The RNA shown here (transfer RNA) has 73 nucleotides and comes from bacterium UBP6_UBA1209. Its Rfam family is "tRNA". The family's RNA type in Rfam is transfer RNA. The organism belongs to Bacteria candidate phyla, within Bacteria.

RNA sequence: GGGGCAAUAGCUCAGUUGGGAGAGCGCGUGCUUCGCAUGUACGAGGUCGCCGGUUCGAUUCCGGUUUGCUCCA
Numbered sequence: 001g002g003g004g005c006a007a008u009a010g011c012u013c014a015g016u017u018g019g020g021a022g023a024g025c026g027c028g029u030g031c032u033u034c035g036c037a038u039g040u041a042c043g044a045g046g047u048c049g050c051c052g053g054u055u056c057g058a059u060u061c062c063g064g065u066u067u068g069c070u071c072c073a
Base pairs, nucleotide, nucleotide: 001072002071003070004069005068006067007066010025011024012023013022019056027043028042029041030040031039049065050064051063052062053061
């Protein structure tokens, strides 16, 4: 220098004919207990890496770019 893959909640990750943003763990509150743990109910938490394009509508399609991993040289 060139190719491929990944980037979504605090962490680990799902998420397809383009239209509802989610799970587990963690966190907060209530219940349960003499108290804790466990269990259970509810809740908070998101620029879907960034910038553009296409579209009535983009996490999803297209272009560029950043970071990480990997392959070639």